The part of an RNA shown here (small-subunit ribosomal RNA, 3' major domain) has 476 nucleotides and comes from Biancaea sappan.
Rfam family: Bacterial small subunit ribosomal RNA. Its family is annotated with ribosome and structural constituent of ribosome in the Gene Ontology.
The full RNA is in RNAcentral, with records from SILVA.
[in-house]
Context: one part of a larger RNA
RNA sequence: UGAUGGGGGCCCGUACAAGCAGUAGAGCAUGUGGUUUAAUUCGAUGCAAAGCGAAGAACCUUACCAAGGCUUGACAUGCCGUGAAUCCUCUUGAAAGAGAGGGGUGCCUUCAGGAACGUGGAUACAGGUGGUGCAUGGCUGUCGUCAGCUCAUGCCGUAAGGUGUUGGGUUAAGUCCCGCAACGAGCACAACCCUUGUGUUUAGUUGCCAACGUUGAGUUUGGAACCCUGAGCAGACUGCCGGUGAUAAGCCGGAGGAAGGUGAGGAUAACGUCAAGUCAUCGUGCCCCUUAUGCCCUGGGCGACACACGUCCUACAAUGGCCGGGGCAAAGGAUCGCGAUCCCACGAGGAUGAGCUAACUCCAAAAACCCAUCCUCAGUUCGGAUUGUAGGUUGCAACUCGCCUGUAAGAAGCCAGAAUUGCUAGUAAUCGCCGGUCAGCCAUACGGCGGUGAAUUCAUUCCCGGGCCUUGUACA
Repeated sequence: UGAUGGGGGCCCGUACAAGCAGUAGAGCAUGUGGUUUAAUUCGAUGCAAAGCGAAGAACCUUACCAAGGCUUGACAUGCCGUGAAUCCUCUUGAAAGAGAGGGGUGCCUUCAGGAACGUGGAUACAGGUGGUGCAUGGCUGUCGUCAGCUCAUGCCGUAAGGUGUUGGGUUAAGUCCCGCAACGAGCACAACCCUUGUGUUUAGUUGCCAACGUUGAGUUUGGAACCCUGAGCAGACUGCCGGUGAUAAGCCGGAGGAAGGUGAGGAUAACGUCAAGUCAUCGUGCCCCUUAUGCCCUGGGCGACACACGUCCUACAAUGGCCGGGGCAAAGGAUCGCGAUCCCACGAGGAUGAGCUAACUCCAAAAACCCAUCCUCAGUUCGGAUUGUAGGUUGCAACUCGCCUGUAAGAAGCCAGAAUUGCUAGUAAUCGCCGGUCAGCCAUACGGCGGUGAAUUCAUUCCCGGGCCUUGUACA
């Protein structure tokens, strides 16, 4: 100087406390371990692995296994020969591939040839999701959006080093003020960026309003006041008042204001720690394979199942379930697409195919909610697993292994042990909607959007994590 203490002091955080809803018990979905397997490809493993890489494994993907094949190779550059290329048919085969036949010459040109493409040969080479993340770059997690981490000069010390950065206040903050052998500076903090909350100016189409008309509308005409959309500007700064404080920084209360003390949310992550993660995004050193550890293809596997763990979803019901009627969003996506209307079907869906390259048309029905009917506390009109059967659809192809519909049957489950998680306001809880990936989908996931909308916070004693000062130490 650090590290560390079941030492001390000060302070902070959904850390405890106060509350609300969960998890752990059930069923299912999904990931992991284990076991099994020809293979169940690989990676991630306390917090910081486990609905994670994977924003979507039937084939492909795919890296794994079995079988069948290739060896200058599926891909790149250089040399030589040959044919333009594309195309059609047949045999064999599970396919990859192998063999045979037919048709057919285009572009540029100095007539030598050349470009592009196919095919054959030789050789340099290609290729590797093979190993090492403990050789590495890049990227990322974590402490932690915690308030810290340092430097120049000076001064102190023999030196390591100290001071500055400590002290008194204050702040979300090493934020600011005062003091001080220190005086300054840098990276972090804050601000600058985006969204949202108010007003104003401007612009009005496809949006808004009014009239005619129709009462489903479509269409027409007019308007720029409102709504909305886009662009620009204003607005919040402890600016004003009172109190308090050291006449400071600030803190408390108030006024005005749409908003008040960082208005709310996001993006933004210092020096470093964990030889943290990733050689399977990519790049790359070294090592290894080279008729195979490379490449092609068919089928299988990644989906197995005594069990253990994590994360979700659905429930156990009456604040509910079923049926009928009524009403209100936001944000997205769409031409290999979204698909209205009418008809058929109980339905999934089929047929038709208007409109829309979208403030125009479509997806699209918002759901919880309100009114009304039945059920009356039961393993039930709760719950929906699982199974039989009949169908639909995507796709060469749904057996292993897709999704959806009708019908029949209807399991566990009556609120959950020890323990444990999230959340302080438009938050929790609850209710639907959309998107990416995507032929289809195992999405109950992930990312967004709005609707309804709480309870509680005494206080810092204790648990956990962190910051500063100080002290002990046989530790470095």